[in-house]
Context: one part of a larger RNA
This record gives sequence, C1' cells and structure tokens, in this order.
RNA sequence: UGACGGGGACCCGCACAAGCAGCGGAGCAUGUGGUUUAAUUCGAAGCAACGCGAGGAACCUUACCUGGACUUGACAUCCUUCUGCCAUAUCCAUAACGGGAUACUCUCCUUCGGGGACAGAAGAGACAGGUGGUGCAUGGUUGUCGUCAGCUCGUGUCGUGAGAUGUUGGGUUAAGUCCCGCAACGAGCGCAACCCUUGUCUUUAGUUGCCAUCAGGUAAAGCUGGGCACUCUAGAGAGACUGCCAAGGUAAACUUGGAGGAAGGUGGGGAUGACGUCAAAUCAUCAUGCCCCUUAUGUUCAGGGCUACACACGUGCUACAAUGGCCGAUACAAAGAGCAGCGAGAGGGUAACCUUAAGCAAAUCUCAUAAAGUCGGUCCCAGUUCGGAUUGUGGGCUGAAACUCGCCCACAUGAAGUCGGAGUUGCUAGUAAUCGCGAAUCAGAAUGUCGCGGUGAAUGCGUUCCCGGGCCUUGUACA
Repeated sequence: UGACGGGGACCCGCACAAGCAGCGGAGCAUGUGGUUUAAUUCGAAGCAACGCGAGGAACCUUACCUGGACUUGACAUCCUUCUGCCAUAUCCAUAACGGGAUACUCUCCUUCGGGGACAGAAGAGACAGGUGGUGCAUGGUUGUCGUCAGCUCGUGUCGUGAGAUGUUGGGUUAAGUCCCGCAACGAGCGCAACCCUUGUCUUUAGUUGCCAUCAGGUAAAGCUGGGCACUCUAGAGAGACUGCCAAGGUAAACUUGGAGGAAGGUGGGGAUGACGUCAAAUCAUCAUGCCCCUUAUGUUCAGGGCUACACACGUGCUACAAUGGCCGAUACAAAGAGCAGCGAGAGGGUAACCUUAAGCAAAUCUCAUAAAGUCGGUCCCAGUUCGGAUUGUGGGCUGAAACUCGCCCACAUGAAGUCGGAGUUGCUAGUAAUCGCGAAUCAGAAUGUCGCGGUGAAUGCGUUCCCGGGCCUUGUACA
C1' cells in the first nucleotide's frame, strides 16, 4: 500500500421487511448429470454451466459409429502431355458414391505453323486437407463484479524509502454530482449531456391513409364525386431549465412544498459498460504460434446415432377447477411478414386439409376471426361436463423418403393430479399477474427465443437482521 475480520461509523440496492404471483408435489416439453451403447459427436460447470453455443438433428446439417470406396485428393497455386469450350441426356451394374458404355457438342484470335483464355483427363512432386491437441502460448469476441462510482496522471509539497497528498474533511447528490474548506493546483478515462424511442403542441405535406361539411349511392360500406378540417403517416420546429414563488440551508450546493403545465426536478424506456478482477469462456464462428496425422486423425457414400432410460437436478408448459368448464351470439388492438411468397372468394370435406383462382413486390392485396371481455344458456362441487397424459383406429400435410425419429385432424380411450415438506425465485406501475397476436430460424417440425399490444393490481412502517456493493477508520503473526 492492499486484502481480510462472526471490528466500528456512514450510505445504497426487490438485499431484507410489507405485499402479489410462483418454483419445490403431478403429467408432459426441454437442457444437464449418470447409466447404457458400435456410436449415444464436441463444448459450457457456484453466482456468471444446465429451453446455454443450437434463431429450429428424419437425409443433409454432422463433427460420432458400422460398413463400402478414393489417394496431388471435395478445395487453392505452379509444371508437362493430350483432348476439347463448358455442359447435357440415356443405358449397364451398385446399398450409394465411385465405375463402364453410347449419343450430342467443337468457343476466341490467327501470318493457318500455331497461340492465348477457359474447361476436362493423365502424370510427377512441391503441396492441399484436419470440427486433431494445447483458451495455461495467443489475437479477436464475450460473461462477471456493475451502469457500481470509481480508476489514474502532470507539476508542486511531505517522507531516508516503499509511498502519501490531490481523491481526505463539513454538507449535498442517482453520481469523485455540486458547494464550502484545505499544500495543493490542474488534467484524463468514467458520471451527466449529446443519440434512438415514447408522452404534449405547432407547422409542412395529403396517397395507398382519413371523412366534419356538400352531393350522389347501397342490403350494408369512404362505395363515388369532392375535401385534407379531424385521425393518422413522417419531416421540421416548440416544450422542462429548479426557469417562477415560499420555507429551510453557510448570501452556497441543495432539500421540501406550491403555481403554471401534456409532462417537474435524470418525465418513462433503450443504446452506451472506466482502470481492472476471475491463468473466467471460446483453438468447434474466425484468425493464429507450437505439437501431431498424411493410402489417413484427410475426402466421399449408404445405413445408424446425436431422439437410448432404473434414476437425480435445472428451466418451462398444462392443470388440480365455479373469479371456473362447455355451447350460442357479439365488441375493441399493436407490431410484423409476403413472389420458389402471402394467398382472398367460391366449391368439397365433421375437421386437418383439398380443388380452382382474384389481388398484391404491398399505408392499396393477403396472412387475419385477436383473445381475455360483454350478453344469454347449461353444469351444481364430484376425480366431475375439472384435468388432459397414455394408447387404439381412420385420415391430412411437408418431403426422394416420416420404421428407428415429424407435425396436424377426427373418433374412441380418459392416467396422475383436490394447491404441493425443508427450502427457494421474480416483481415498486402501465410494473406484477393474466390474455391473445406476430417474427426470425425454417421444405416440414416451439410449451423455447425475440418482439407486439389488451385487461390491469397489492404493498413499501422502515434499515435491527440475511446477501451484495461504496467511502472513512481500526486490528492483523496474511501478500
């Protein structure tokens, strides 16, 4: 100087407390451990691994296993020779790749000798190749403490020195934020602001959006003429600054209350992550040193596996019901996506879906009925008209192909489960809870992920305690 203390003082955070909803019990989905296996590819491991890499494993992916095949190689550059553009189709045999045969094809320049570009075949080696090892050799990227308020430097001063001071102190703040004081005076990286979005108004513009007034028109409808007032869209501006008032305070910073205002003291949300810590994670995104393989640890093909199952754990979904289930009627979104696409309408089917096909590269058309809600009916507290696992049968879709191993529909079947031990998680407002909608990935395949809106709470006395963090101080046989 740090680190640590079941030392002290001060402060903060959904840290506790006060509340609400969960998890832990059940079934299923998914990840992991373990076990099994020819293989169940690899990585991730307290917080900060475990719906994580994977934003989507039937083949492919795929790295694993079994078996078959290739050896200058699936890919790149160079050399020699031959052929010709490339390419395509058919046949034989094979599990397939590889293999064999046939047909078709004959580019550009030319001094007609040939040359060049490009492609194919053969050959020799230089080499290719490696998701092989080492993240404890590395770059890059990322997690975490933590959006915590800290981390440092120059000069000066003090100290023999390591170092100290500044950065401590008195107040204050979300903040090393600001004020005052001070052997310090300044500065840098962080904080804040500048950026995006949302909340109010003005203005510009008015189609694909809108419809107040006028006219036409319909079963209805901005449907039509017309208009841009309104909504909206998307550009530009305004607006919030403790600016104003009062009180407190050191004539300070600031705090409390008030006015006006759509919004008030950082208005809400996001992006933004200082010096560093964990030899943290990643050699399997990529790049890369060294080591290793080189007729194989490379390449390729078929099939299998990654989907196994006594069990254990994590994360979720669905429930256990009457604030509910079922049936009928009916209302109101936002944000997105679409041409190898979204697919209206009509017809068929109980349905999944099928047939046909309009419109739309989209404020125009489509996906597309939002659901919870409201109104009416029914069930009457039961393992039930709750719950839907499991299984059987019949169908549908995608795709060469759904056996291992996809999703959906119909009928039948109708398991556990009556609110969950010790313990434990999230959340302070348009939040929790609850309800549906969309997208990425994607041929097909979400209860996951990322977004969107609808309905919409309770509690917060407070900081004694648990956890984490900041600053000062104290002890130490630790570095």
The part of an RNA shown here (small-subunit ribosomal RNA, 3' major domain) has 479 nucleotides and comes from an uncultured bacterium. It matches the Rfam family "Bacterial small subunit ribosomal RNA". Its mean pLDDT, the model's own confidence on a scale to 100, is 83.